[in-house]
Context: one part of a larger RNA
RNA sequence: UUGGGUUUAAAGGGUGCGUAGGUGGUCGAUUAAGUCAGUGGUGAAAGCCUGCAGCUCAACUGUAGAAUUGCCAUUGAAAACUGGUUGACUUGAGUAUAGAUGAGGUAGGCGGAAUUUAUGGUGUAGCGGUGAAAUGCAUAGAUACCAUAAAGAACACCGAUAGCGAAGGCAGCUUACUAAACUAUAACUGACACUGAGGCACGAAAGCAUGGGGAGCGAACAGGAUUAGAUACCCUGGUAGUCCACGCUGUAAACGAUGCUCACUCGAUGUAUGCGAUAUACAGUAUGCGUCCAAGCGAAAGCGUUAAGUGAGCCACCUGGGGAGUACGCUCGCAAGAGUGAAACUC
Numbered sequence: 001u002u003g004g005g006u007u008u009a010a011a012g013g014g015u016g017c018g019u020a021g022g023u024g025g026u027c028g029a030u031u032a033a034g035u036c037a038g039u040g041g042u043g044a045a046a047g048c049c050u051g052c053a054g055c056u057c058a059a060c061u062g063u064a065g066a067a068u069u070g071c072c073a074u075u076g077a078a079a080a081c082u083g084g085u086u087g088a089c090u091u092g093a094g095u096a097u098a099g100a101u102g103a104g105g106u107a108g109g110c111g112g113a114a115u116u117u118a119u120g121g122u123g124u125a126g127c128g129g130u131g132a133a134a135u136g137c138a139u140a141g142a143u144a145c146c147a148u149a150a151a152g153a154a155c156a157c158c159g160a161u162a163g164c165g166a167a168g169g170c171a172g173c174u175u176a177c178u179a180a181a182c183u184a185u186a187a188c189u190g191a192c193a194c195u196g197a198g199g200c201a202c203g204a205a206a207g208c209a210u211g212g213g214g215a216g217c218g219a220a221c222a223g224g225a226u227u228a229g230a231u232a233c234c235c236u237g238g239u240a241g242u243c244c245a246c247g248c249u250g251u252a253a254a255c256g257a258u259g260c261u262c263a264c265u266c267g268a269u270g271u272a273u274g275c276g277a278u279a280u281a282c283a284g285u286a287u288g289c290g291u292c293c294a295a296g297c298g299a300a301a302g303c304g305u306u307a308a309g310u311g312a313g314c315c316a317c318c319u320g321g322g323g324a325g326u327a328c329g330c331u332c333g334c335a336a337g338a339g340u341g342a343a344a345c346u347c
Base pairs, nucleotide, nucleotide: 003319004318005317006316007301008300012315014202015201016200017199021195022194023193025089026088027087028086029085030084031083033082034081035078036076037075038074039073040072041071042070049065050064051063052062053061054060092192093189094188095187096185097184098183099182101180104178105177106176107175108174109173110172111155115151116150117149118148119147120146121145122144126137127136163170164169207248208247210245211244212243216242217241221237222236223235224234259314260313261312262311263310264309267292268291269290270289271288272287273286274285275284296303297302320347321346322345329340330339331338332337
């Protein structure tokens, strides 16, 4: 490389948008690039293969052929399929109208509970903490209870094997702006589609930069315990951080460890939102979210119309373990580092 693979053995890119490219619905007409057929040239010789011949045979050698599955040129009796051109279609895709849904996003405003702190009051000797203690706080009046005020962060119950979002993720209430899938109608366009190397955008937490903010929690750090030791687990404190604005970083067990799209293949049951219906019933239907299973698949666990089944298209990735996601180089970054990514050697 061919092949075979990618839930868990090596292997699906963190996610989307999209360029080139690859692939592409139904019915006509036309063309003849691919396709198909013929001819010519070329495809060195040797070797391989076949026939015959020469060394007494064979190896070996000679000779003739075949093969060289290809490429180039030319001709056309073909036109099914692919491609090109052209005309039409509506089922793919999109639009329109109506409806209805949800923690989807961004910005502003508001709310109550709790916590901490401050001040005032009541009140007196403890509080706190643990397996047990101690450090710590407290007669300069703590803890507890009450009142008032301030601050920051998070939103109990509802709450769900619920919902929304491409993923990351999203939860008090409300306003404005905004995005989306879905259902019904089948009115409009008429293949406008799928995938997507590069590229661009988004991307938890931690971290970085500048300026704010700082209640609680809390890496580092300090002290008290435990212990043989204890640079830990437990306790008392506590800085960065956690929060906000703007910018960077670009990684995660970024997981369904399962790429995206389309078609096909028994059923049962729960649930969310629609449709239809006189309907809180029953059944139907569409799109989601779950559970259990037939066929089938799978090494098994299991998957099973939300496939890991049966097929098609496109992309990404894998090829024994370690060395190593390391070194070097390059690109990006303020840095931390990220991306790309070997070899020697060794088993």